Transfer RNA from Candidatus Methanorbis basalitermitum, 71 nucleotides, folded computationally. It matches the Rfam family "tRNA". The family's RNA type in Rfam is transfer RNA. The prediction has a mean pLDDT of 82.
RNA sequence: GCGGUAAUGGUCUAAUGGUAUGACAGGGGCUUCCCAAGCCUCUAAUCCGGGUUCGAUUCCCGGUUAUCGCA
Numbered sequence: 001g002c003g004g005u006a007a008u009g010g011u012c013u014a015a016u017g018g019u020a021u022g023a024c025a026g027g028g029g030c031u032u033c034c035c036a037a038g039c040c041u042c043u044a045a046u047c048c049g050g051g052u053u054c055g056a057u058u059c060c061c062g063g064u065u066a067u068c069g070c071a
Base pairs, nucleotide, nucleotide: 001070002069003068004067005066006065007064010024011023012022018054026042027041028040029039030038047063048062049061050060051059
């Protein structure tokens, strides 16, 4: 330099066009003499810019970062 893949809460992860899922963690509550465990509930996320579309995590273009391959 060229090509492939990936980027989603603090962490891990699902979602092939219709207001983003679950788990862990954190806050509150129930239970318990206390702790742990269990149950309920809340908080918190789509890498950046542009395009297509009534509507984009999803499709297209460019960029950034990481990783793999080729040279």